Predicted 3D model of RNase P RNA and transfer RNA as a complex of 468 nucleotides. The prediction has a mean pLDDT of 76. Rfam match: Bacterial RNase P class A. By type it is a ribozyme. Gene Ontology terms of the family: dimeric ribonuclease P complex, ribonuclease P activity and tRNA processing.
RNA sequence: CCAGGGGGCCGGGCAGUCGCGUUUCUCACGAAGCGAGGAAAGUCCGGGCUCCACGAAACAUGGGUGGCGGGUAACGCCCGCCGUGGGUAACCACAGGGAAAGUGCCACAGAGAGCAAACCGCCUCCCUUCGUGGGAGGUAAGGGUGAAAGGGUGCGGUAAGAGCGCACCGGCGGGCCGGUAACGGUUCGCGUCACGGCAAACCCCACCCGGAGCAAGGCCAAAUAGGGGUCUCGCGCCCGUUAAACGGCAGGGGUGUUUCGCCCCGAGAGGCCCGGGUUGGCUGCUAGAGCUGCGGAGCAAUCCGCAGACCAGAUGAAUGACUGCCCAUGCGGGGCUGGUGCAUCACGCAUACCGCCCGCUGGACAGGACCCGGCUUACAGGCCCCCUGGCAUU
RNA sequence: GCACCCGUAGCUCAGCUGGAUAGAGUACCUGACUACGAAUCAGGGGGCCGGAGGUUCGAAUCCUUCCGGGUGCG
Numbered sequence: 001c002c003a004g005g006g007g008g009c010c011g012g013g014c015a016g017u018c019g020c021g022u023u024u025c026u027c028a029c030g031a032a033g034c035g036a037g038g039a040a041a042g043u044c045c046g047g048g049c050u051c052c053a054c055g056a057a058a059c060a061u062g063g064g065u066g067g068c069g070g071g072u073a074a075c076g077c078c079c080g081c082c083g084u085g086g087g088u089a090a091c092c093a094c095a096g097g098g099a100a101a102g103u104g105c106c107a108c109a110g111a112g113a114g115c116a117a118a119c120c121g122c123c124u125c126c127c128u129u130c131g132u133g134g135g136a137g138g139u140a141a142g143g144g145u146g147a148a149a150g151g152g153u154g155c156g157g158u159a160a161g162a163g164c165g166c167a168c169c170g171g172c173g174g175g176c177c178g179g180u181a182a183c184g185g186u187u188c189g190c191g192u193c194a195c196g197g198c199a200a201a202c203c204c205c206a207c208c209c210g211g212a213g214c215a216a217g218g219c220c221a222a223a224u225a226g227g228g229g230u231c232u233c234g235c236g237c238c239c240g241u242u243a244a245a246c247g248g249c250a251g252g253g254g255u256g257u258u259u260c261g262c263c264c265c266g267a268g269a270g271g272c273c274c275g276g277g278u279u280g281g282c283u284g285c286u287a288g289a290g291c292u293g294c295g296g297a298g299c300a301a302u303c304c305g306c307a308g309a310c311c312a313g314a315u316g317a318a319u320g321a322c323u324g325c326c327c328a329u330g331c332g333g334g335g336c337u338g339g340u341g342c343a344u345c346a347c348g349c350a351u352a353c354c355g356c357c358c359g360c361u362g363g364a365c366a367g368g369a370c371c372c373g374g375c376u377u378a379c380a381g382g383c384c385c386c387c388u389g390g391c392a393u394u
Numbered sequence: 395g396c397a398c399c400c401g402u403a404g405c406u407c408a409g410c411u412g413g414a415u416a417g418a419g420u421a422c423c424u425g426a427c428u429a430c431g432a433a434u435c436a437g438g439g440g441g442c443c444g445g446a447g448g449u450u451c452g453a454a455u456c457c458u459u460c461c462g463g464g465u466g467c468g
Base pairs, nucleotide, nucleotide: 001390002389003388004387005386006385007384008383009382010381012326013325014324015323016322017321018320020035021034022033023032024031025030037365041376042375044374045373046372047371048370049213050212051211052210062209063208064207065206066205067081068080069079070078071077082096083094084093085092086091097204098203102202103201104198105197106196119143120142121139122138123137124136125135126134127133151169152168153167154166155165156164170193171190172189173188174187175186176185177184178183217283218282219281220280227274228273229272230271231270232269233268236249237248238247251265252264253263254262255261291308292307293306294305295304296303297302327363330360331359332358333357334356336355338354339353340350341349342348395467396466397465398464399463400462401461404420405419406418407417413451422438423437424436425435426434444460445459446458447457448456
C1' cells in the first nucleotide's frame, strides 16, 4: 500500500431573537433552572410495581427452554469454554438433549426404502454338440436408481463373493489420566459392527412458568338518569274483599273521515338525607436493579467500595422556527509564487489526483406516555482501536 | 394496553395433516360461429406463493424475524 475480520463511539457545534411545556421564586409584570433516543420503534422475551386469593405449596390437561460452567432481580439475554461445520488466516455460523421407549413419514425414480433387497452383472450346476437361450441356486465386489442402499481403504481368501480372515481408520462398550463440567487423551475388549435420516412430526427426558395489566390500583366528588330511606300531598264511582284480582259505569290515549267497534292506561308527584358511580379531578408519576468519575476483584460478562450531581413528566399531549459564524457532505468555478505531470537556456503550459481560495447546497433513522434489563429492526455521514493474509522496502 | 386473523395470476379465492411443472372462476389474447358485435365453443399466455433467513433430500405449507392490511376486547 492492497484485500479482509472484530469491536467501540459520535450522529452537528456556538451565539442572538421569538416561541412552547414544566418546576421554583414573586401580589403581579417577570426572572431563573430543566426539557427525547441509541434506538424513545416493533411489543419479541424477562423483571419491578399494583390488583385478583389471607398466605403458601403441588400438578399439567397448557405454554416455553434445551452442549457445559459462570453472570444476573430474571431471561429465550450476556461472558468464557466444549463439540460440529465454513474460511489460508484473523474470525464466523449452529433450535447444539433423546432416533438401541414407542408411533409415524421417507414422494418420484429404483429390483429393493427399513421385519432389507437379485434389475443388469459375476460364479456353480442342470437342459442344449457349441454359441445362444432357458431353469435351479450362490453372491451386495462392480453397474444402474436415489437425498439416503446395513461401515471405509488395502491385502489375503473364494467357484464368484462377503468382517469370511487380517492391518489401519471409523463405530460401540469398559478402565485409567486431565478437566468443576461439556469434553479431550490413552488403553483394553467387541467383526454377534447390534442401532439410515427426520423430533422447527407426534412423543420421551430434564428444567422454568398462577392470571391480569398504570384504562393496574388508591382518594375526592358536579349535573342528568337510576337505587335506598324518610316526610308531605294524592288514590273517580258501584259490586266484591282483611286488602286486592276479576266485572260494570264514567275518564284519558291510540287506530280510524265520523259513529260503532277494537286495543292500551289509570298512581304517583315533590322536598330532604344516604350510599354507589362517570374518557371528571387529584394521585400512582418518576431518585433509579439509574448516571458520572476514581479505585479494587475477575480472562470476561459482571460485582464491590468511595466521591459527586439531580438528569422530561406532557395528557390530544411541550422540546420548535429564523438569522450569523464554524464543522462534515455534495456540486460548480479559479491556475493559485503549493504538491504533481509535461516542457524550456529561460519565460511557461496543464489540472486527472492531493492541497488552497470563492460561491451554492445542506445534517440520517426517528420521537417519551408507569419504570427498568435484553433482543430485533431502521439509520446520511464521520471518527477511533485491535487483529489476519498478500506485495514491496528497510 | 392486550388478544388474534390475513397476504397465492390484473381481480375474487382453493391448496397450507411437507412430495406439483402451484389450480379454479373471471379478466386478457388467438381461432371458429356471424354481415358485424355479444353470447357460445376450442385453444393459449400470465405466479419467483408479501420480503429475508433457517429446518429438511425436498417448504406456498414447519420455525424465526421484518413489512403491509384488517378485526375484537378493556